[in-house]
Context: one part of a larger RNA
RNA sequence: UUGGGUUUAAAGAAGGGUGCGCAGGCGGGCUUUUAAGUCAGCGGUGAAAUCUGGUCGCUUAACGAUCACACUGCCGUUGAAACUGGGAGCCUUGAGUAUAGAUGAAGUAGGCGGAAUUCGUUGUGUAGCGGUGACAUGCUUAGAUAUAACGAGGAACUCCGAUUGCGUAGGCAGCUUACUAAACUAUAACUGACGCUCAAGCACGAAAGCGUGGGUAUCAAACAGGAUUAGAUACCCUGGUAGUCCACGCCGUAAACGAUGAUUACUAGUUGUUUGUGAUAUAUAAUAAGUGACUAAGCGAAAGCGAUAAGUAAUCCACCUGGGGAGUACGCUGGCAACAGUGAAACUC
Numbered sequence: 001u002u003g004g005g006u007u008u009a010a011a012g013a014a015g016g017g018u019g020c021g022c023a024g025g026c027g028g029g030c031u032u033u034u035a036a037g038u039c040a041g042c043g044g045u046g047a048a049a050u051c052u053g054g055u056c057g058c059u060u061a062a063c064g065a066u067c068a069c070a071c072u073g074c075c076g077u078u079g080a081a082a083c084u085g086g087g088a089g090c091c092u093u094g095a096g097u098a099u100a101g102a103u104g105a106a107g108u109a110g111g112c113g114g115a116a117u118u119c120g121u122u123g124u125g126u127a128g129c130g131g132u133g134a135c136a137u138g139c140u141u142a143g144a145u146a147u148a149a150c151g152a153g154g155a156a157c158u159c160c161g162a163u164u165g166c167g168u169a170g171g172c173a174g175c176u177u178a179c180u181a182a183a184c185u186a187u188a189a190c191u192g193a194c195g196c197u198c199a200a201g202c203a204c205g206a207a208a209g210c211g212u213g214g215g216u217a218u219c220a221a222a223c224a225g226g227a228u229u230a231g232a233u234a235c236c237c238u239g240g241u242a243g244u245c246c247a248c249g250c251c252g253u254a255a256a257c258g259a260u261g262a263u264u265a266c267u268a269g270u271u272g273u274u275u276g277u278g279a280u281a282u283a284u285a286a287u288a289a290g291u292g293a294c295u296a297a298g299c300g301a302a303a304g305c306g307a308u309a310a311g312u313a314a315u316c317c318a319c320c321u322g323g324g325g326a327g328u329a330c331g332c333u334g335g336c337a338a339c340a341g342u343g344a345a346a347c348u349c
Stems, first nucleotide, its partner, number of pairs: 003321004007303002015317001017204004024197003028091007036084002038080008052068006094194001095191003098187004103182001106180007113157001118152007128139002165172002209250006219243001223239004261316006269294009279284002298305002322349003331342004
């Protein structure tokens, strides 16, 4: 390379974090035309040697001579028209639009609410509180802890709550208002293949971290102290700064997980549940889109998967090719930096 693969483990690697998307690749039904691909005939060319087959020459062989085939190709020409492509016309089931309905913790911005923690002031009240396996550090007669009232401020939203729901992913949960987006269902009115995938590119992307300016109640890396211990740079305890929160700008990574790329079609059933719909006629079955459990066929090395496939197929993209060295070195690109992306080899087993 061909091939074979990419849920997990083995002996063994592998789905891009997610979306949009130019180029590219692939692409529904019918009619007609064209003849680029395709197929057929004919012609030209396809050097010689080599290869293959026959015959012959060196005693044989190697070797050589000769004839033929072959050279699977290219060009020209004449045809064919099923398939692919191109042109023209039509269609509606793919895709989209419209109308009606209805859903949800989808997003952004504003407003509001109660409980709790902490702090402050005041009252009551008196000797402890706190913490642990047990202590101690710590707080407290300058009146703590407890309790009551009032106040301040920040952050998070108990119950409902779920195998629930929404979102492309990251993610999203008090209430409310405004704005924005979306799948879905029904109708089958409109457009008439407008589609799928997607290197590059662009956008989004938890937490931590970074920059500037705010904010700081709680919690809490670092740090300090107390314990534990042989030691204890830990686990436990008392404190505590960055940070955690907000605005704007970076970073661009995660076990970014379903460790399972996207789209389409097909392949027994059973049983929950969410949101719609129309029936019968009142508790059922049907249907569409989700979301769970179990299983037939099938698949799988097995565990298991099983219409939400890891089954049967098709298209496109990404990625893998023994372990270590190593996601390292070097170079380049990006970044304020931290680092990120790309990404070897020697050597060794």
Small-subunit ribosomal RNA, central domain from a termite gut metagenome, 349 nucleotides, folded computationally.
The RNAcentral record of the full RNA draws on SILVA.
The prediction has a mean pLDDT of 83.